[in-house]
RNA sequence: UUCUUAUGAAGAGAAGCUGAGGGAACUGGACCUAUGAAGCUUCAGCAACCUGCCUUUACGGUGAGGUGCUACAUCCAGCAAAUGGUUUGGUCCAUUUGGAAAAUAAGAA
Numbered sequence: 001u002u003c004u005u006a007u008g009a010a011g012a013g014a015a016g017c018u019g020a021g022g023g024a025a026c027u028g029g030a031c032c033u034a035u036g037a038a039g040c041u042u043c044a045g046c047a048a049c050c051u052g053c054c055u056u057u058a059c060g061g062u063g064a065g066g067u068g069c070u071a072c073a074u075c076c077a078g079c080a081a082a083u084g085g086u087u088u089g090g091u092c093c094a095u096u097u098g099g100a101a102a103a104u105a106a107g108a109a
Stems, first nucleotide, its partner, number of pairs: 001109007013043005021032002026078004044070003049066003052062003055058001074101001079098007
């Protein structure tokens, strides 16, 4: 890097350095941001995918090890279908479901 499987409206931030943008890319929307963005460092925390350990062996506990994460629904939408409303007209809107893409974990190549 690619493939497979699983997951996602829950949860968890302070300090220091720095100084203008930011949340994957593109488009649109709504947001955050000099009361300090992103990044780096330290400490703290959350979670429980893998490992370890424990037990009453189960969608169990623990959190020591490997990752991950700590504004927002993966911030929302984009593609398709259904339903409802609307329109000269799938024309526009809303809701729901599915999909795509990306993220994380585990496994494989």